About this RNA
The RNA shown here (transfer RNA) has 72 nucleotides and comes from Waterburya agarophytonicola KI4. The prediction has a mean pLDDT of 82. The sequence is in RNAcentral, with records from ENA and Rfam. Rfam family: tRNA. Rfam's curators write: Transfer RNA (tRNA) molecules are approximately 80 nucleotides in length. Rfam links the family to the GO term triplet codon-amino acid adaptor activity. NCBI's taxonomy places the organism under Bacteria, Bacillati, Cyanophyceae, Waterburya, Waterburya agarophytonicola.
RNA sequence: GCCCCAAUGGCUCAGUGGUAGAGUACAUCUUUGGUAAAGAUGAGGUCGCGAGUUCAAUUCUCGCUUGGGGCU
Numbered sequence: 001g002c003c004c005c006a007a008u009g010g011c012u013c014a015g016u017g018g019u020a021g022a023g024u025a026c027a028u029c030u031u032u033g034g035u036a037a038a039g040a041u042g043a044g045g046u047c048g049c050g051a052g053u054u055c056a057a058u059u060c061u062c063g064c065u066u067g068g069g070g071c072u
Base pairs, nucleotide, nucleotide: 001071002070003069004068005067006066007065010024011023012022013021018055026042027041028040029039030038048064049063050062051061052060
């Protein structure tokens, strides 16, 4: 220098155009003599940034940034 992949709650990841979810962690409550475990409820996301297409974009297109891998 070129090519490919990834970026989504604190963390690990789903989500192939129509109001964004799970596990875990966190807070409160139930349970216990007290913990742990278990159960219930709740909070937490401008979906990496900027543009484009579309009635509508986390999703499609382009550029950029960061990370990973490959080739020379």